[in-house]
Parts: sequence; C1' cells; structure tokens
RNA sequence: CCGAGCCGCCGAGGCGGCCGCUUCUCGUCGAGACCCUCCGGGGCGACGGCGAGGGGAGGAAAGUCCGGGCUCCACAGGGCACGGUGGUGGGUAACGCCCACCGGCCGCGAGGCCAGAGCCAGUGCAACAGAGAACAGACCGCCACGUGGCGCCUCCGGGUGUCGCGGGGUAAGGGUGAAACGGUGCGGUAAGAGCGCACCAGCGGGGCGGGUGACCGUUCCGGCUUGGUAAACCUCACCGGGAGAAAGUCCGAAUAGGCAGGGAGACGUGGCCCGCGUCGUUGGACCUGCGGGUAGGGCGUUCGAGGCCGUCGGCGACGGCGGUCCCAGAGGAAUGGUCGCCCCCCGUCCCUCCGGGGAUGGGUGACAGAACCCGGCUUAUUGUCGACUCGGGAUU
Repeated sequence: CCGAGCCGCCGAGGCGGCCGCUUCUCGUCGAGACCCUCCGGGGCGACGGCGAGGGGAGGAAAGUCCGGGCUCCACAGGGCACGGUGGUGGGUAACGCCCACCGGCCGCGAGGCCAGAGCCAGUGCAACAGAGAACAGACCGCCACGUGGCGCCUCCGGGUGUCGCGGGGUAAGGGUGAAACGGUGCGGUAAGAGCGCACCAGCGGGGCGGGUGACCGUUCCGGCUUGGUAAACCUCACCGGGAGAAAGUCCGAAUAGGCAGGGAGACGUGGCCCGCGUCGUUGGACCUGCGGGUAGGGCGUUCGAGGCCGUCGGCGACGGCGGUCCCAGAGGAAUGGUCGCCCCCCGUCCCUCCGGGGAUGGGUGACAGAACCCGGCUUAUUGUCGACUCGGGAUU
C1' cells in the first nucleotide's frame, strides 16, 4: 500500500435569530356545575387567559415472532390433547435470547456455519440406472466338473488350446449409481472371500490420565464389521392455564330491577374466559330469543428487572458497591415554519507546487415516527469515525 475478518460509538446534520406547537410545575386573573350558609358570604375548582421555569420520538419506534411485568377469570391444583425447546456449563426476572466451551463442516488464515438427544422401539421414504438399495445380489467376468465340435502333441492310457451347451462354486477384478454390506498389503484357495494375519478406520467393552461437564488423550480386549433420512411420522428429556391496555378499575349519569320460552328438589342440571375431562366452587344461579339505557370524568399513564459516571470481581455474558439524574405522555393524536453561516453529497467553470484551492447551481441530506412498559430476535437502511486481527506485495 492492496485485499479480507471482526467489534464498538454516533444517529445526516451543527450553530444562531424570529415566529409557532405540546406537556408538566409554580404564580396570578377569571371561573360553569356542585356543597355549606346566620343569606352577608364561604368552600371546592372541570375549564380558560397571562407570566416564569423544566421536558418533548428510534436504533430500529417496524414485524407482532419469543419472554416477562401488570390486570381479569377460580389464591389457576392435577391430567389429556395441542404447542415449543433440544451438545455442556454459565448469565438473566425469564426466554426460542446472550456468553464461554465441546463436537462436526467450510476457509491458506483471522474467522464463519450447525433445527447438534434417539434409526438394534416401531412405521415410512429414496426417481432413473443397476444383478442387487436392507438384510440383498450375478450383467461382464474368474474357477473346477460333465458333455459336443475343431486344431496340435502322443508312450494310444491321454494331454493341451479354443468355441458352444449343462448344472455348481465365487463376489477379489470390471460395470451401474448420489450411495453397493470396511480400506491397504501379505498369506491362503480350484478360483475367491476377514477365510487367516499385520496396520488403519468403525463399533462394543475395560483400565489409566485431564476436565465442573459435554468431551479429549493413551492403552488393552473382541465378533471381524448390520447403510442414509427424524426442519419424515415417531420415541425420550424439559417447558407451557387463558385473554389482553378498547386489559381492567373507580366516580357520576341514564334506563325497563323489562317481556317470552326452557329449567332441579339432588349421589346436583347448568355456569365458572381456546378444546376434552377431573378436582374445587356456586347452588336455579343458568340457557335461548325479543326489547330498552349508557357516546361524561378520573385512575391505569410512565420512578423503571431505569439511565449515566466511577470502582471491584469475572476469559465473557454479567454482577456487587458508591455517586448522580428524572430524560415524551397524546387521545385523530403535539415537537414545525423561515432566514443566515458552516458541514456533507452531486454537477459546471477556473487555477494548481497534483496534496488541493476558489467560484457558482442543486439536494424534505438513508431506513424511517411513540400509544401500557421492559428484555430479546428478525426485517429495512445511510453512512461518519475508531480499535484489533489475518493474507499478500514493497521498502528499511
């Protein structure tokens, strides 16, 4: 210098002026309705004006995919179905998240990826080709036997070469295929085969060592060796009640404490918030249909598993301790407009010591906007900057 890997911060504008929006606190002025009253007045204050001060969208606010907090149903017990997770050890309120490690695969490497428990529990699936694709298999071959033909030799008993037929042995060689029931070598055999042996791989078992563990290393024994696929059904282990902020709850107000049908006298019908059944509870509650009233105000509603700084512990995720701060709260939904300068990007012109400089025009300058809150994951996306690491080249 080029290429690559991985992590972090920030949040496309910054500064200033003018005008404007919203919310909270304080002050001040006014105040409907309501309450009390000795009728003089007093209390409260929804709401409005003015003034001062504080705050005002995101890393994803998105998807609604996980986990919770909170609320309601029954203080949600136990079970089925259903759904989810799946190496080990940690972190966390918890998780399907995060961290570290183990194993496997990819990469020269830094690093990256993995729906990573189980296929001798069972059931399935694998086109075509091929003899044969799960307990198989003989197409081309190889071997010996029987038999027929032809050639050669003959000591006339037969031998040998080749071709055809018959049944037998074989799976080492070749072929098919993504994959063929261990690999290499030696021995052995009629020819072959783990048939036997040596080494290796695999599987099963034992000992020793390391590690919390998943696992790793080493050594010994053995039948010699029986695939793949579970994001196929399934089996195993663990986890899960449901619904949801228009959840819910309080005050006030109004109406029709409505009508019709069904409905038990208990060893209990029915109801009790996805489905089934049980326990428990309630005890005619209930079920079906028709009809009436309610458009108000408050709480939930933002102080949190909170942010920031320092320090200690830890490889790390993270945790302890100390200090400091309060950082949106709407209810059709607020945070904007304008001017100037600077920054960034693009185009044009000029100059240049080739590093760059000047002038001018343009640019809603990426993805994109809370709505109960928080921890994650996933998706979209502009880049600015910084750190570390790997490979290659050059120079010293």

This is a predicted structure of a 396-nucleotide RNA (Bacterial RNase P class A) from a Planctomycetota bacterium. It was read from a public genome assembly, where an Rfam model found it. It matches the Rfam family "Bacterial RNase P class A". From the family's description: Ribonuclease P (RNase P) is a ubiquitous endoribonuclease, found in archaea, bacteria and eukarya as well as chloroplasts and mitochondria. By type it is a ribozyme. The model forms 96% of the base pairs in the Rfam consensus. Taxonomically the source falls in Planctomycetota (Bacteria, Pseudomonadati).